Predicted 3D model of a 582-nucleotide part of an RNA (large-subunit ribosomal RNA, domain V) from an uncultured Bacilli bacterium. Its Rfam family is "Bacterial large subunit ribosomal RNA".

[in-house]
Context: one part of a larger RNA
RNA sequence: CCCGCGACUAGACGGAGAGACCCCAUGGAGCUUUACUAUAGCUUAAUAUUGAGUAAUUGUAAUUCAUGUACAGGAUAGGUGGGAGACUUUGAAGUAGUGGCGUCAGCUGCUAUGGAGUCAACCUUGGGAUACCACUCUUGGAUUAUGAUUAUUCUAACUCACGCCCUACACGGGGUGGAGGACAGUGUUAGGUGGGUAGUUUGACUGGGGCGGUCGCCUCCCAAAGUGUAACGGAGGCGCCCAAAGGUACCCUCAAUAUGGUUGGAAAUCAUAUUUCGAGUGCAAAGGCAUAAGGGUGCUUGACUGCGAGACUUACAAGUCGAGCAGGGACGAAAGUCGGGCUUAGUGAUCCGGCGGUUCCGCGUGGAAGGGCCGUCGCUCAACGGAUAAAAGCUACCCUGGGGAUAACAGGCUGAUCGCGUCCAAGAGUUCACAUCGACGACGCGGUUUGGCACCUCGAUGUCGGCUCAUCACAUCCUGGAGGGGUAGUACCUUCCAAGGGUUUGGCUGUUCGCCAAUUAAAGUGGUACGCGAGCUGGGUUCAAAACGUCGUGAGACAGUUUGGUCCCUAUCUGUCGUGGG
Numbered sequence: 001c002c003c004g005c006g007a008c009u010a011g012a013c014g015g016a017g018a019g020a021c022c023c024c025a026u027g028g029a030g031c032u033u034u035a036c037u038a039u040a041g042c043u044u045a046a047u048a049u050u051g052a053g054u055a056a057u058u059g060u061a062a063u064u065c066a067u068g069u070a071c072a073g074g075a076u077a078g079g080u081g082g083g084a085g086a087c088u089u090u091g092a093a094g095u096a097g098u099g100g101c102g103u104c105a106g107c108u109g110c111u112a113u114g115g116a117g118u119c120a121a122c123c124u125u126g127g128g129a130u131a132c133c134a135c136u137c138u139u140g141g142a143u144u145a146u147g148a149u150u151a152u153u154c155u156a157a158c159u160c161a162c163g164c165c166c167u168a169c170a171c172g173g174g175g176u177g178g179a180g181g182a183c184a185g186u187g188u189u190a191g192g193u194g195g196g197u198a199g200u201u202u203g204a205c206u207g208g209g210g211c212g213g214u215c216g217c218c219u220c221c222c223a224a225a226g227u228g229u230a231a232c233g234g235a236g237g238c239g240c241c242c243a244a245a246g247g248u249a250c251c252c253u254c255a256a257u258a259u260g261g262u263u264g265g266a267a268a269u270c271a272u273a274u275u276u277c278g279a280g281u282g283c284a285a286a287g288g289c290a291u292a293a294g295g296g297u298g299c300u301u302g303a304c305u306g307c308g309a310g311a312c313u314u315a316c317a318a319g320u321c322g323a324g325c326a327g328g329g330a331c332g333a334a335a336g337u338c339g340g341g342c343u344u345a346g347u348g349a350u351c352c353g354g355c356g357g358u359u360c361c362g363c364g365u366g367g368a369a370g371g372g373c374c375g376u377c378g379c380u381c382a383a384c385g386g387a388u389a390a391a392a393g394c395u396a397c398c399c400u401g402g403g404g405a406u407a408a409c410a411g412g413c414u415g416a417u418c419g420c421g422u423c424c425a426a427g428a429g430u431u432c433a434c435a436u437c438g439a440c441g442a443c444g445c446g447g448u449u450u451g452g453c454a455c456c457u458c459g460a461u462g463u464c465g466g467c468u469c470a471u472c473a474c475a476u477c478c479u480g481g482a483g484g485g486g487u488a489g490u491a492c493c494u495u496c497c498a499a500g501g502g503u504u505u506g507g508c509u510g511u512u513c514g515c516c517a518a519u520u521a522a523a524g525u526g527g528u529a530c531g532c533g534a535g536c537u538g539g540g541u542u543c544a545a546a547a548c549g550u551c552g553u554g555a556g557a558c559a560g561u562u563u564g565g566u567c568c569c570u571a572u573c574u575g576u577c578g579u580g581g582g
Stems, first nucleotide, its partner, number of pairs: 001582008010574003014569002022403004027399002029395004035200005041193009051154016068137001078136005085119003094113008158180003162177006203215003212232001216238006239384001240282001241341002246300007254278001256274005280289002283346001285344003304327004310321003316385001329338003352378007360371002410457001411455001412453003416450001418446006427437002464539001465537003469531001470528005477502003480497006504518005545563004549558003
């Protein structure tokens, strides 16, 4: 050096299993509810099956009877028309008894008696006789007809898991009696209720996701001197307003400061001077504006109708500017200006529907219904290019498809934080910065902490602690050798050299750590996938069961607690140890 054999498992990001964690999908399923929409069921009503009688209440119609004091006035005058007479032995006035109404004045019935009269026209009144007749109003009564409601009675529909008889293996069927009874039951229609059941929805961005925040429009910076340009970059605004704050003609100049001046003051109004814009411009900012776009006065409605050459912007859809023409106007002597506002925000497509207009269409024709066209209205459709008219949650019982496009472990990059060191030296150290300590600051090194990033790995890189076995660094805990000391000695402090060897046993806790006990020369700090699960364990964390506290209406949830809970692999290669042959 080559080839074996026997062992061991550190590596082959070993094998197995298209990661169960995490995220994503306009994926699925199970569950919940005061999510949405349905629905079984329940319930209420009407109606059909469904008939008869009585009573009460009530509606409508007809007939009939009564009923009606405003004031003046003989007095309880409902209204209108006709009308000079009407009623009466078919029994008037009056009297007695007894009803009704009533504003206590009377009005109006019935019975008995009585035996011939009673009322009107006339005077007051807007209106004249309930003298008489007709129609009619308010309120009330009676009768009839027809409905309704309630109560009650009936029996013939209908019901009976009631008795008996017949049939029959039995369920059941028929007959008869009894009980109930127009109820119940059933059909139809409508309202209510309805996680009992069903189908679904439950946004996106996001230095993982959730929580928080945001989502459209305007202004500035970022933005790199054309335009444009991102971020959960830095600052602010908008979701209106104005009939003048619009149009036009004419006129004017602001703010501030100084000085002077009654009340009067820092600041009111007045005068003078300086003064090119520092004021003002409805509202944020920017760009403008003193030829004013700022401040006034007069007259007004162009905050018009029909159009629009041509441009800007732009994926589209939208958005923006616009001379000029026609009509009919406003202001101005005219030339002219005027199709809102100094400009840039003040907003919402389509569908659907409402309103006004219209010389349009309108199913054989004429109409109509309905539609079109013009104008206009209804969306915090604000997740603002708006999925529907209409929608929330839980899943640790979970599933599928994917992702290292994206988190948790480990690694990597970084090194804010962390550890260690250096520089400066204010100060402490009685004096004295530097024996020792060292503020305010400056500069490094390390890659053990907490982080940031999201680069390999989600068709899997097993995660804390313990056990076993270690190996390395040195920023050295002990042992060794030195310098300095605020080193008398013993001790001790600090610095330098040094990694050869060593660096304990117990109690509590799953603990690492820590506290405690007893020792020791000392009980070092770190790296090694926070060394080591194809070496062990499985106490913790982190599935399914269960409980407590808390939160939640609930399903359920909790870096809260508690009990329980399957740890697979026969070693091919590298490696290591032992051993054999050439």

The prediction has a mean pLDDT of 83.